This is a predicted structure of a 682-nucleotide part of an RNA (large-subunit ribosomal RNA, domain II) from a Phycisphaerales bacterium. The prediction has a mean pLDDT of 83. NCBI's taxonomy places the organism under Bacteria, Pseudomonadati, Planctomycetota, Phycisphaerae, Phycisphaerales. The sequence was found in a public genome assembly.
[in-house]
Context: one part of a larger RNA
RNA sequence: UCCUACGAGUUGUUCUCUGUGGCAAGGCUAAGUUGUAUCCCAACGGAGCCGAAGGGAAACCGAGUCUAAAUAGGGCGCCAUAGUCGCAGGGAGCAGACGCGAAACCUGGUGAUCUACCCAUGGGCAGGUUGAAGAAGGUGUAAUAACCUUUGGAGGACCGAACGCACCUACGUUGAAAAGUGGGGCGAUGACCUGUGGGGAGGAGUUAAAGUCUUAUCAAACCAGGAGAUAUCUCGUUCUCCCCGAAAUAGCUUUAGGGCUAGCCUCGAGUUAUAUUGUUUGGGGGUAGAGCUACUGGAUGGAGAUGGGGGCCCACAAGGCUACCCACUCCAACCAAACUCCGAAUACCAAACAACUCUAUCUCGGGAGUCAGUCCGUGGGAGAUAAUUUCCACGGUCAAAAGGGAAACAGCCCAGACCGCCAGUUAAGGUCCCUAAUCAAACCUAAGUUUGUUAAGGUAGUUAAAUUGCUAUGACAGUCAGGAUGUUGGCUUAGAAGCAGCCACCAUUUAAAGAGUGCGUAACAGCUCACUGAUCGAGGAUUUUAGCGCCGAUAAUGAUCGGGAAUUAAGGUUUGUACCGAAACUGCGGAGUAUAUUUAUAUACUGGUAGGGGAGCGUAACUGUCAGCAUUGAAGGUGUUCCGGAAGGAACAUUGGAGCGGCAGUUAGUGAAUAUGUAGGA
Numbered sequence: 001u002c003c004u005a006c007g008a009g010u011u012g013u014u015c016u017c018u019g020u021g022g023c024a025a026g027g028c029u030a031a032g033u034u035g036u037a038u039c040c041c042a043a044c045g046g047a048g049c050c051g052a053a054g055g056g057a058a059a060c061c062g063a064g065u066c067u068a069a070a071u072a073g074g075g076c077g078c079c080a081u082a083g084u085c086g087c088a089g090g091g092a093g094c095a096g097a098c099g100c101g102a103a104a105c106c107u108g109g110u111g112a113u114c115u116a117c118c119c120a121u122g123g124g125c126a127g128g129u130u131g132a133a134g135a136a137g138g139u140g141u142a143a144u145a146a147c148c149u150u151u152g153g154a155g156g157a158c159c160g161a162a163c164g165c166a167c168c169u170a171c172g173u174u175g176a177a178a179a180g181u182g183g184g185g186c187g188a189u190g191a192c193c194u195g196u197g198g199g200g201a202g203g204a205g206u207u208a209a210a211g212u213c214u215u216a217u218c219a220a221a222c223c224a225g226g227a228g229a230u231a232u233c234u235c236g237u238u239c240u241c242c243c244c245g246a247a248a249u250a251g252c253u254u255u256a257g258g259g260c261u262a263g264c265c266u267c268g269a270g271u272u273a274u275a276u277u278g279u280u281u282g283g284g285g286g287u288a289g290a291g292c293u294a295c296u297g298g299a300u301g302g303a304g305a306u307g308g309g310g311g312c313c314c315a316c317a318a319g320g321c322u323a324c325c326c327a328c329u330c331c332a333a334c335c336a337a338a339c340u341c342c343g344a345a346u347a348c349c350a351a352a353c354a355a356c357u358c359u360a361u362c363u364c365g366g367g368a369g370u371c372a373g374u375c376c377g378u379g380g381g382a383g384a385u386a387a388u389u390u391c392c393a394c395g396g397u398c399a400a401a402a403g404g405g406a407a408a409c410a411g412c413c414c415a416g417a418c419c420g421c422c423a424g425u426u427a428a429g430g431u432c433c434c435u436a437a438u439c440a441a442a443c444c445u446a447a448g449u450u451u452g453u454u455a456a457g458g459u460a461g462u463u464a465a466a467u468u469g470c471u472a473u474g475a476c477a478g479u480c481a482g483g484a485u486g487u488u489g490g491c492u493u494a495g496a497a498g499c500a501g502c503c504a505c506c507a508u509u510u511a512a513a514g515a516g517u518g519c520g521u522a523a524c525a526g527c528u529c530a531c532u533g534a535u536c537g538a539g540g541a542u543u544u545u546a547g548c549g550c551c552g553a554u555a556a557u558g559a560u561c562g563g564g565a566a567u568u569a570a571g572g573u574u575u576g577u578a579c580c581g582a583a584a585c586u587g588c589g590g591a592g593u594a595u596a597u598u599u600a601u602a603u604a605c606u607g608g609u610a611g612g613g614g615a616g617c618g619u620a621a622c623u624g625u626c627a628g629c630a631u632u633g634a635a636g637g638u639g640u641u642c643c644g645g646a647a648g649g650a651a652c653a654u655u656g657g658a659g660c661g662g663c664a665g666u667u668a669g670u671g672a673a674u675a676u677g678u679a680g681g682a
Base pairs, nucleotide, nucleotide: 001682002681003680004679005678006677011095012094013093014092015091016090017089018088019087020086021085022084023083026050027049028048032044033043034042035041054061055060064076065075066074067073098236099235101233105226106225107224108223109222110221117199118198119197120196121195122194123193124192125190127159128158129157130155134151135150136149137148138147139146163187164186165185167184168183169182170181171180202218204214205213239616240615241614242613243612244611249262250261251260252259253258263370264369265367266366267365268364269363270362274360276355277354278353279352280351281350282349283348289342290340291339296336297335298334300332301331302330303329304328306327307326308325309324310322311321312320313319373398375396376395377394378393379392380391381390382389403414404413405412418590419589420588421587423586424585425584429580430579431578432564433563434562439576440575441574442573443572444571450566451565457551458550459549461548462547463546464545465544466543468541470539478535479534480533481532482531484508485507486506489503490502491501514529518527519526591606592605593604594603595602596601597600617671619668620667621666622665623664624663625662626661628660629659636655637654638653639652640651641650642649643648
């Protein structure tokens, strides 16, 4: 993981509502008794309960009463009456209360055969080494001391087996083993190791101390019990069809993943005035925008013969100057969620009329679920005008929605699936091939731009439009020639001659030529330009705007428009035309729901999670019935065929070998795919 079986809203009681039945201003008995008796049951039993009257804290009064001084006012009542007892069902409270699940807490016991420590009594430690104290002899001394040689055999001494330990490493890791094996390592006469017996225990023991150990269990053992502890948590919760169908919000909460009330859903009853949409009319507003010499603030430039301050000149005073500061006046141009002289569109409120085959609105009552929302568009706050970010508002989708498009793609675009059809029309989106379906016309693009995709900035790519000069008295570009003189202008400078720099920028000859546009030299020289002539022979140049392009353009396995591929297009802009294209719409057939009535027709509707409501199927047992079926073969198993809208139901064949069914009703240990479910099997 699979198969088979088992496996979760039950029962008691009290209350409440609905349905149904009896009796009814009344309704009902409880315990118990008697009878009959296997039970069931029948009769009695009115204690008591609910209702028919309320008000008050109460005494108490009573269609009234309480408050009060009150005959006032006010509160709650009457006037306006249906209950009660069964049965069945929905829900709630109390009980384990839909099922399984803690970690824990408490009570009483069992454990020191493991292990920690202690006690008693035993046992063990091959071999080798070192050589303490002491002793003897000798030397030595006045005598000691000291020294030498022997002897001696001490030690938490040394090396190293048994024994004990566990430092390193490899293997092992569904192991040979729920802690081991191999190779090394440490202790090995000691605070040593070990046998047997004994001691103390669960908030307790024991501990050379690690929260260690107390029988593979320890920050409180194990066993049984309280016990079905509790679980605002997780998981699971079993047949079918039909109708409707949410929420992820507000307020409060030791509250935030929980709950309560409201909102939104459903069912029943009531009300017939509403609700919704459109039009018209009438309203209030201070948003968008706009404006500010209309306020409050912000903020830029200019002007001023204004005022104050600072600075400088001057200081005895007066006065003057100011590229300074503040204020004021004027001019010009601005900014604001917490500015407004103004001011929409929408939205909102009210009324009237109309539409809407629907009561959708509202009231009362039974039952819920929901309180983690999500993305998209729009208006905003937070953030960085970041985020599949976060917080609001309005709308939509998803959630709870399938189908078509977007290659694939909950939230985007189109569109809301009752069932069937090898019928038709369309939407979004498409029509070269993959792949259903297209042609025509005009222009643009040359970058494969594009058919998916990015900026500032740059662009003599190209197309179109506009603008201003020049031009057969010859433009523009090219080529040929000239481009001179005073003069090396003056100054500066080592030098400065058109060309380091400063000043001036004249005059002459000319067709024209700057006291010089750039390169160049140490300075000159040299080249070149402006300017002029000739040649050539038709348009040429400047500026601005727009379209499509180009550059800007950088990432890791081989690249991407979905791919192939496409260049007067299969790219882009624009126009027209046809077609394709969905579960949309239509056609035909069928089913159901609701409403209406003329009762068999019409109209509308039938996606759906949580959830509400309705109708059924099947299982087990019982009662009644079919004077049912059955060895001429029951149940059960296997297979085939048929029927029904589903759960399901039949027939036949075969197996099997003794019970079983239809109909009506009743009762429930009544339906499994999921609970790391339980048991067995594979």